[in-house]
RNA sequence: CUGGUAGCUCAGUUAGGCAGAGCGUCUGGCUUUUAACCAGACGGUCGGGGGUUCAAGUCCCUCCCAG
Numbered sequence: 001c002u003g004g005u006a007g008c009u010c011a012g013u014u015a016g017g018c019a020g021a022g023c024g025u026c027u028g029g030c031u032u033u034u035a036a037c038c039a040g041a042c043g044g045u046c047g048g049g050g051g052u053u054c055a056a057g058u059c060c061c062u063c064c065c066a067g
Base pairs, nucleotide, nucleotide: 001067002066003065004064007023008022009021010020017054024042025041026040027039028038029037047063048062049061050060051059
């Protein structure tokens, strides 16, 4: 200096304003069965702590971890 956000891979940071996608898992449908396909559901102390703010993943300080 760059990165840390769901079990995994990542977006969201520009310009603060409802936390998302794909994969995965589960249930159901379909099928002789499996796979595939279709529908629904499950998903998070946003690395820890503190600060600013009506409001922080996003801004500021500090620490930890990886490169």
Predicted 3D model of a 67-nucleotide RNA (transfer RNA) from Haloferax massiliensis. Rfam family: tRNA. From the family's description: Transfer RNA (tRNA) molecules are approximately 80 nucleotides in length. By type it is a transfer RNA. Its mean pLDDT, the model's own confidence on a scale to 100, is 80.